Context: one part of a larger RNA
RNA sequence: UGACGGGGGUCCGCACAAGCGGUGGAACAUGUGGUUUAAUUCGACACUACGCGAGGAACCUUACCUGGGCUUGACAUGUUUUUGACAGUCGUAGAAAUACGAUCUUCCGAGUUUACUCGGACAAAUUCACAGGUGUUGCAUGGCUGUCGUCAGCUCGUGUCGUGAGACGUUAGGUUAAGUCCUCUAACGAGCGCAACCCUUGCUGUCAGUUGCUACCAUUUUAUGGGCACUCUGAUGGGACUGCCUGGGAAACCAGGAGGAAGGUGGGGACGACGUCAAGUCAUCAUGGCCCUUAUGUCCAGGGCUACACACGUGUUACAAUGGCCGGUACAAAGGGUUGCAAUGCCGUAAGGCGGAGCUAAUCCCAUAAAGCCGGUCUAAGUUCGGAUUGAGGUCUGCAACUCGACCUCAUGAAGUUGAAAUCGCUAGUAAUCGCGUAUCAGCAACGACGCGGUGAAUACGUUCUCGGACCUUGUACA
Numbered sequence: 001u002g003a004c005g006g007g008g009g010u011c012c013g014c015a016c017a018a019g020c021g022g023u024g025g026a027a028c029a030u031g032u033g034g035u036u037u038a039a040u041u042c043g044a045c046a047c048u049a050c051g052c053g054a055g056g057a058a059c060c061u062u063a064c065c066u067g068g069g070c071u072u073g074a075c076a077u078g079u080u081u082u083u084g085a086c087a088g089u090c091g092u093a094g095a096a097a098u099a100c101g102a103u104c105u106u107c108c109g110a111g112u113u114u115a116c117u118c119g120g121a122c123a124a125a126u127u128c129a130c131a132g133g134u135g136u137u138g139c140a141u142g143g144c145u146g147u148c149g150u151c152a153g154c155u156c157g158u159g160u161c162g163u164g165a166g167a168c169g170u171u172a173g174g175u176u177a178a179g180u181c182c183u184c185u186a187a188c189g190a191g192c193g194c195a196a197c198c199c200u201u202g203c204u205g206u207c208a209g210u211u212g213c214u215a216c217c218a219u220u221u222u223a224u225g226g227g228c229a230c231u232c233u234g235a236u237g238g239g240a241c242u243g244c245c246u247g248g249g250a251a252a253c254c255a256g257g258a259g260g261a262a263g264g265u266g267g268g269g270a271c272g273a274c275g276u277c278a279a280g281u282c283a284u285c286a287u288g289g290c291c292c293u294u295a296u297g298u299c300c301a302g303g304g305c306u307a308c309a310c311a312c313g314u315g316u317u318a319c320a321a322u323g324g325c326c327g328g329u330a331c332a333a334a335g336g337g338u339u340g341c342a343a344u345g346c347c348g349u350a351a352g353g354c355g356g357a358g359c360u361a362a363u364c365c366c367a368u369a370a371a372g373c374c375g376g377u378c379u380a381a382g383u384u385c386g387g388a389u390u391g392a393g394g395u396c397u398g399c400a401a402c403u404c405g406a407c408c409u410c411a412u413g414a415a416g417u418u419g420a421a422a423u424c425g426c427u428a429g430u431a432a433u434c435g436c437g438u439a440u441c442a443g444c445a446a447c448g449a450c451g452c453g454g455u456g457a458a459u460a461c462g463u464u465c466u467c468g469g470a471c472c473u474u475g476u477a478c479a
Base pairs, nucleotide, nucleotide: 001479002478003476004475005474007473008472009471010470011469012468013467015463016462019426020425021424022423023422026317027316028315029314030313031312032311033310034308035307042053043052064303065302066301067300068299069298070297073130077129078128081125082124083123084122088103089102090101091100092099093098106121107120108119109118110117111116132292133291135290136289137288141286142285143281144280145279146277148275153192154191155190156189157188158187159168160167161166172183173182174181198269199268200267201266203238204237205236206235207234208233209232212228213227216226217225218224219223241263244257245256246255247254248253319419323378324377325376326375327374328373329372335366336365337364340359341358345354346353347352385416390411391410392409393408394407395406396405432455433454434453435452436451437450438449
């Protein structure tokens, strides 16, 4: 100087407390461990691994296993030699890769002149350099990322003090979300952080007015033509600054008030200092060393990654009456769509099928939002709760749904009556609850992830305690 303390002081955080809803019990989905297996590819392991890489494993993906093949190779560049084909189509063998057969079969320039030589392009074979490796080392690395933590810290120049390591500055008194600001001061300044600048949302002016809007006018009143006032959309401005008032204070600032759509950082997002964990990743990519080279490379078929006594994590659905079922009826936002979204219509109980208007989209479509509201029924029961499991029949995607897809219909109807010890999230348009969309994607194991809106709470006395953190101080046989 740090680190640590079941030392002290001050302060903060859904840290506790006050509340609301969960997990832990059930079934299922998913990830992991373990076990099994020819293989169940690999990585990730307290917080910071475990619905994580994977934003989508039937083949492919795919890295794993079994079997069948290839060896300058599936891919790149150069080179030696040879040839003019190769590819495509058809047939045979085969699980396919592949092999064989048939068919089809080059171009340009120069020399030169009827034929040959030389050169080039393309393609095939061949030779040698080499290719190739999701092989190893994240403890050799770059890049990227997690975490402490959006915590308020981390440093430097000059100067001063100290023999020196170092200290001061950065402490102190106030204040703040903040090393934010004020005052004091052997310090005076400065940098990286904080804040602001960026995006979005909340109010509003101006401009613009189609595909959007429709107050008003006219008409062939479903609509059309005027119109851009309003809604909305887009661009560009304004607006909030403790600016004003009162009180307190030396100031910074704090408490209250007015006006205002908004008030003291208005809400949300992006943005992550010096560093820590030899944290994670050689399997995104890049890369040093090492290793393989008729194989640890590469092609193909089938299987596996989906196994199942069990254990754990994360979720979904429930256990019901604030509910289930039936009928009627209302109101969104944000997205996506041309190898695509698909309306009206017809068929089917349905999944879906037939057919195809319109739309390269504020125009058309996906697309009925659901909870809600109105009416009816069920009456406390393992039930008209709950839907697992299983049987049968179908639909769709796709060469192909056996291993191993989703969905529909009929039947079947399991556990489960609110969950021990323990434990998690959340402070407001939040929790809870309700549906909608998108990426990936032929299809889908999505109950996941990321967004969108609808309805919409309770509680916070307080900082003694638990956890984590910041500053000052103190002790130390630790570095």
This is a predicted structure of a 479-nucleotide part of an RNA (small-subunit ribosomal RNA, 3' major domain) from an uncultured bacterium. Model confidence (mean pLDDT): 84 of 100.